The prediction has a mean pLDDT of 80. c-di-AMP riboswitch aptamer (ydaO/yuaA leader) from a Dehalococcoidia bacterium, 137 nucleotides, folded computationally. NCBI's taxonomy places the organism under Bacteria, Bacillati, Chloroflexota, Dehalococcoidia. The model forms 96% of the base pairs in the Rfam consensus. It was read from a public genome assembly, where an Rfam model found it.
RNA sequence: ACGGUGAUUUCGCCGAAUCCUUCCCACGGAAGGAACGGGGGACCCACCUACCGGGGUGAAUUGCGCUCCAUCGCGCAUAGGCGACUUCCGACGCCGAACCCGUCAGCUAACCCCGCAGGCGUUCGGAGGGCGAUCUU
Numbered sequence: 001a002c003g004g005u006g007a008u009u010u011c012g013c014c015g016a017a018u019c020c021u022u023c024c025c026a027c028g029g030a031a032g033g034a035a036c037g038g039g040g041g042a043c044c045c046a047c048c049u050a051c052c053g054g055g056g057u058g059a060a061u062u063g064c065g066c067u068c069c070a071u072c073g074c075g076c077a078u079a080g081g082c083g084a085c086u087u088c089c090g091a092c093g094c095c096g097a098a099c100c101c102g103u104c105a106g107c108u109a110a111c112c113c114c115g116c117a118g119g120c121g122u123u124c125g126g127a128g129g130g131c132g133a134u135c136u137u
Stems, first nucleotide, its partner, number of pairs: 011121004018034007036115005045106001053104001054101004062077005080095004085129007
């Protein structure tokens, strides 16, 4: 000097996943509330009952090809989604999973129930709108 790893702090990204209060054996634990998010649940409306069950969270659906007895797996593409305030336009890059319910659920007022994790280090240009941080005085 470069690279890697760990800890702390700050600033951020994806995501609903943040904030506050109280208590206790006190840098940890417990309980509650708010914000945000999700599910169930009438009339009316919708659906029309075989078999293959069906359904939910999520951007994460669908098609083709290869391999395989099948499953699995792999590749290409794709609905859709993301990339440091935000909208529009353009270019570029990335994702396009995973899990849950358990034969059961259309919408749905009142009402009922649940979550509040986890994983990361993030492109640029043009036009418009807007807000905040740091430093100095």